[in-house]
RNA sequence: AAACUUGAGAGUUUGAUCCUGGCUCAGAACGAACGCUGGCGGCAGGCCUAAAACAUGCAAGUCGAGCGGACCUUCGGGUUAGCGGCGCACGGGUGAGUAACGCGUGGGAAUGUACCUCUAGGUAUGGAACAACGUUUGGAAACGAACGCUAAUGCCAUAUAAUGUCUACGGACCAAAGAUUUAUUGCCUAGAGAUCAGCCCGCGUUAGAUUAGAUAGUUGGUGGGGUAAUGGCCUACCAAGUCGACGAUCUAUAGCUGGUUUGAGAGGAUGAUCAGCCACACUGGGACUGAGACACGGCCCAGACUCCUACGGGAGGCAGCAGUUAGGAAUAUUGGACAAUGGGCGAAAGCCUGAUCCAGCCAUGCCGCGUGAGUGAAGAAGGCCUUAGGGUUGUAAAGCUCUUUCAGAUGUGAGGAUAAUGACAGUAACAUCAGAAGAAGCCCCGGCUAAAUUCGUGCCAGCAGCCGCGGUAAUACGAAUGGGGCGAGCGUUGUUCGGAAUCACUGGGCGUAAAGCGUAUGUAGGCGGAUAGGAAAGUCAGAAGUGAAAGCCCUGGGCUCAACCCGGGAAUUGCUUUUGAAACUUCCUAUCUAGAGUUCUGGAGAGGCAAGGGGAAUUCCGAGUGUAGCAGUGAAAUGCGCAGAUAUUCGGAGGAACACCAGUGGCGUAGGCGCCUUGCUGGACAGAUACUGACGCUGAGAUACGAAAGCGUGGGGAGCAAACAGGAUUAGAUACCCUGGUAGUCCACGCCCUAAACGAUGUGUGCUAGUUGUUGGGCCCUUUGGGUUCAGUGACGGAGCUAACGUAUUAAGCACACCGCCUGGGGAGUACGGUCGCAAGAUUAAAACUCAAAGGAAUUGACGGGGACCCGCACAAGCGGUGGAGCAUGUUCUUUAAUUCGAUGCAACGCGAAGAACCUUACCUACACUUGACAUCCCGGUCGCGGUUACCAGAGAUGGUUUCCUUCAGUUCGGCUGGACCGGUGACAGGUGCUGCAUGGCUGUCGUCAGCUCGUGUCGUGAGAUGUUGGGUUAAGUCCCGCAACGAGCGCAACCCCUAUUCUGUGUUGCCAUCAUUCAGUUGGGCACUCACAGGAGACUGCCGGUGAUAAACCGGAGGAAGGCGGGGACGACGUCAAGUCAUCAUGGCCCUUACGUGUAGGGCUAGAAACGUGCUACAAUGGGCACUACAAUGGGCAGCGAGGUCGCGAGGCCAAGCAAAUCCCUAAAAGUGCUCUCAGUUCGGAUUGUACUCUGCAACUCGAGUGCAUGAAGUCGGAAUCGCUAGUAAUCGUGGAUCAGCAUGCCACGGUGAAUACGUUCCCGGGUCUUGUACACACCGCCCGUCACGUCAUGGGAGUUGGUUCUACCCGAAGAUGGUGUGCUAACCUUUUGGAGGCAGCCAGCCACGGUAGGAUCAGUAACUGGGACGAAGUCGUAACAAGGUAGGCGUAGGGGAACCUGCGCCUGGAUCACCUCCUUU
Repeated sequence: AAACUUGAGAGUUUGAUCCUGGCUCAGAACGAACGCUGGCGGCAGGCCUAAAACAUGCAAGUCGAGCGGACCUUCGGGUUAGCGGCGCACGGGUGAGUAACGCGUGGGAAUGUACCUCUAGGUAUGGAACAACGUUUGGAAACGAACGCUAAUGCCAUAUAAUGUCUACGGACCAAAGAUUUAUUGCCUAGAGAUCAGCCCGCGUUAGAUUAGAUAGUUGGUGGGGUAAUGGCCUACCAAGUCGACGAUCUAUAGCUGGUUUGAGAGGAUGAUCAGCCACACUGGGACUGAGACACGGCCCAGACUCCUACGGGAGGCAGCAGUUAGGAAUAUUGGACAAUGGGCGAAAGCCUGAUCCAGCCAUGCCGCGUGAGUGAAGAAGGCCUUAGGGUUGUAAAGCUCUUUCAGAUGUGAGGAUAAUGACAGUAACAUCAGAAGAAGCCCCGGCUAAAUUCGUGCCAGCAGCCGCGGUAAUACGAAUGGGGCGAGCGUUGUUCGGAAUCACUGGGCGUAAAGCGUAUGUAGGCGGAUAGGAAAGUCAGAAGUGAAAGCCCUGGGCUCAACCCGGGAAUUGCUUUUGAAACUUCCUAUCUAGAGUUCUGGAGAGGCAAGGGGAAUUCCGAGUGUAGCAGUGAAAUGCGCAGAUAUUCGGAGGAACACCAGUGGCGUAGGCGCCUUGCUGGACAGAUACUGACGCUGAGAUACGAAAGCGUGGGGAGCAAACAGGAUUAGAUACCCUGGUAGUCCACGCCCUAAACGAUGUGUGCUAGUUGUUGGGCCCUUUGGGUUCAGUGACGGAGCUAACGUAUUAAGCACACCGCCUGGGGAGUACGGUCGCAAGAUUAAAACUCAAAGGAAUUGACGGGGACCCGCACAAGCGGUGGAGCAUGUUCUUUAAUUCGAUGCAACGCGAAGAACCUUACCUACACUUGACAUCCCGGUCGCGGUUACCAGAGAUGGUUUCCUUCAGUUCGGCUGGACCGGUGACAGGUGCUGCAUGGCUGUCGUCAGCUCGUGUCGUGAGAUGUUGGGUUAAGUCCCGCAACGAGCGCAACCCCUAUUCUGUGUUGCCAUCAUUCAGUUGGGCACUCACAGGAGACUGCCGGUGAUAAACCGGAGGAAGGCGGGGACGACGUCAAGUCAUCAUGGCCCUUACGUGUAGGGCUAGAAACGUGCUACAAUGGGCACUACAAUGGGCAGCGAGGUCGCGAGGCCAAGCAAAUCCCUAAAAGUGCUCUCAGUUCGGAUUGUACUCUGCAACUCGAGUGCAUGAAGUCGGAAUCGCUAGUAAUCGUGGAUCAGCAUGCCACGGUGAAUACGUUCCCGGGUCUUGUACACACCGCCCGUCACGUCAUGGGAGUUGGUUCUACCCGAAGAUGGUGUGCUAACCUUUUGGAGGCAGCCAGCCACGGUAGGAUCAGUAACUGGGACGAAGUCGUAACAAGGUAGGCGUAGGGGAACCUGCGCCUGGAUCACCUCCUUU
């Protein structure tokens, strides 16, 4: 000099957010255990469980220099049982008991202390015994008995006696031991010291109040006893005390401490090893000896257990060291030595010492070392992955060059030992030698948390600390490869602290998350105004003592380092003593007036209690008038009424409540209080003067009050009304609605004591911006008013606070004082116990078990049987339909061998299918084929192929035979190559098989709805908001204005197409005004017109007026072919529906492979009791029939359209021109007009059926279309319900096309004729925007409650029953000490020799352990039966709650009900919506 450097978070509630809050993880530690693995050494540690039981050995002896014997002897001596001395109270073990002066810490006085040290003094004279020993004798043994002998440092007496002890101050009393031979060592008395021990006191020392009262030697005194010593320690008497909410008593648990561990600390947990203290020694009791014990290896007694026994009796106590059994997840050798350190005895040598020192076992922990080093790319092989290229394992290996720590071998060899003595041990260490040689595992890899891929598995097997993985592509299971971490260990489990500020002293909270007692008064307690003085308890400072050692920390040193060990220091935050200080708190004294109170004056008030009075209304009763209904509801019914109701008039009775005034007005502590008058009475407020002088605040217990319901007794009873009855509603309706109606509601007295008893906000005091109402009082002024002040009561709002919402002088702000309360959800405000109550019940108040959440505020959506606004053929206004009929077509269902498959609310159902007789075709039956009907590759063969004739078998596919025609390309001329075909082999083909919930693509739908987003900025802790909302306007998020927004994107609109007008250009196949011509734009001619094709123009709210805000825009007008998007089309934002499609196509995975593939014939998809959708035709006169006649457009056409002619009644047939088409053809339009029919099942309607035909086609039976003749069904306008359409639209009329051999009432197009209506947005449906509620977010097809049934688990009650602990009373009374007695016995002393003193045995008494009896208290186990609770993918019944949840919900209480629940009474808003009132802001 130093003794210091000190504080980390994460996962998980939600669609997302912030907060609250629990659960979980990462760290450290361990006397540990388990799993896998295991080279060496050092230092430590090692029965935490049964204070369970113990075989065997050892753990306390020593002294012959105290004594007498015995034995041995080398005659020096030695050994020794006994008597005697000292020790055995130490050392060692354990933690059962103990909540205590036990321990810790600091003090104290009334004590003892062997051995040790110092000092003073003494050590004299006698005596009697008893062991050993001897004899006899008992017993199985253990062990004795009788008689006799004997020594001493054993025992006794006497003497001496103070500085010792006692004292009634006269006095009395008390000791000793020798040994040996010369030097010591003993012994006795007294004093002092040291050491050790006993006792007392202050403070500290676990939990429970569901333990609140405890105590009779109890508390104190006096006398006595007892002890080393104080003391109720004991005893007699006296008094009635003592302890306790500052927690007594009781219960449970526990040895305490230094320390250890964790922590930044404060704290928390713990008390192994080491050290101090205590307690215990098989269990309980007791004393003896001794300096010291009520004694671990001593004694006595009782008990349990074990052992020996000859059955008579005996013996024992490992919680000493080893060891055994048991228990347990679990903890070592029946080792060596006294060499060291220490202890006992001894003069000493020495002996003893399981204390101790060492060794053995165990990775149990800490520390150190090693398992090799360098080089080495063909980046080997192998493994794994792969996009098949490669990558990775990987310089890793091999190979080459080295080294030898550790282990091994050989040799040398300390120190522990200052002279001797070494268990450890030939150890540590050193030297030499050989050889990479003998030495690596464990866990993990989804996030937290470092580290990933493949295969297998398929909600299985399994994993999991939390969240959670696994249902066919698992980084989460299992394996492999690779990687990460640690390393002779690594993981798991358990426990503790930490993180956890999650019990908050440091360092939290309570409006809504858990949490303010319902309110007040007030006891104890806590806290307390101003000034002065004093004291010094708290406080602060200095000093002293103590705070053991070890440990922690610092510093230095020793083992090679470290762990470990040694020296010194620091620290030990504490306690005590003492000296000071006096600001603050405290205490005392004195004073003060600002807090508090008293007095006077005044006004306000539903404050309270009692008595009296009043009118309106309901009901009832009586009477009158009067007649058929009344009442009630969504609609009804029950009910009342012709026996006279309701209505109306008069009179009467009775009870309850007090309209208007009336008001976020008033009063009260809260609950609560409302007609008027009187009496009694409480409080607050304002103003004023004087007085008291801190008298104050809070308030555990306590006490009082305390809505409604409810209870008891007695009254009262009009209305209302739980229960109950009836009627409705309903699937049911134990409800909502209706008609009745009893308790109750009212009064008196007594209980109950709870509410959403709420401002969900405890009380008090001070401070901290404002604005504006209102109640009561005062003051001032310039008085319909203004200003100001005090006390209340509201609204808005700033700072601050808050998770946010919000709060904001009436705080949830800033502070102080005191009280109450909270600590995850459920179980549960429940059980048990206590207290209170008549009961109902209230209050106090757990645990097991279970979950990973429960919750608050706010956000975005979605939803609402919430609201506002707007739009849409959504409704309304209209027109025409569907639903009824027949038929067509699709679907369901059924049937079938098959009736292939798909589509299924809108958004499936004339849909896929723009066309099933075969084919199609996917289905069924039967028969065939197997490298295949189709593709690529390989091998062999042929040179083809293809067309064609005929025959046979067959249903055909196919197979067999056959006639004729034809005879590939390139070429390096090689059957070389290509191509084709046949045969073969295997890779493969093939699949309309599955999964649209693995997918792509495509499509539908919301919806042509007006929305959906982004950048930057701003606001918000944040999710998010703003922009995008608002005021207008629009078809539109269209535009304008405003605005913390400013801009932008995808959508809207526009750009594109068609159509409406016109211009220009071009005129063939188009057109024809003029000219010519013709039957005819037929031809010449022309391109003006129509038309066609191109390209332009035009329309923009551009102009005018009005409205509006001077805007956007709207309304009207002008002009114009067209006017406010002119009409139509194409075009479909972000997204939703796991929407549709694996059967268009494509495609992952799975499946089939002589079949789930391929082919053929026939059948089926066309069935038919029934139901539904979409259509056609009708029911007729706006029509049918017949006749006549004009005007379109779009399209299509060569396996085609087919003019024209001709035949047929007709479908159609035959012949046949033209046309690949502005040229020819389909092609004729039809509704129209005229005549007729005259209201009928018809001259309507055409189904059905018969018959004869036509066409297509290989073929019309199942199963096509059409025609003629005949037949002539239902149907007379359609119930409930429902569809389309807003203008060239509906309606109506025909025409064309795709598909197609044929088949159209369907679909897609085209034109002709051509309406009606829209007041309007209340309602239905859908959509958009804003707002509101929400317990929804898989988003209302959501969520969710309770009974019942089943299974599992823990728990309460329970007739009882079993055990533990404890208390009270009584009985018994071992051993023992004490007291008494002592008749029996008796060595020392006395004696008069008799006896005495003293002693012993015995006996008695009280005390007392064990034991017993009876009765309680308490704890625990168990129990038939029983109560609720929790949990459990798909059980039953309903639908109570969340939206106005469809009767708003909830709290308290009472009744009722299968259940959620319903109803009554009072209360709350934590109720939506609408209206009103008041207030505020702006103008």
Description: Predicted 3D model of a 1483-nucleotide RNA (small-subunit ribosomal RNA) from a Rhodospirillales bacterium.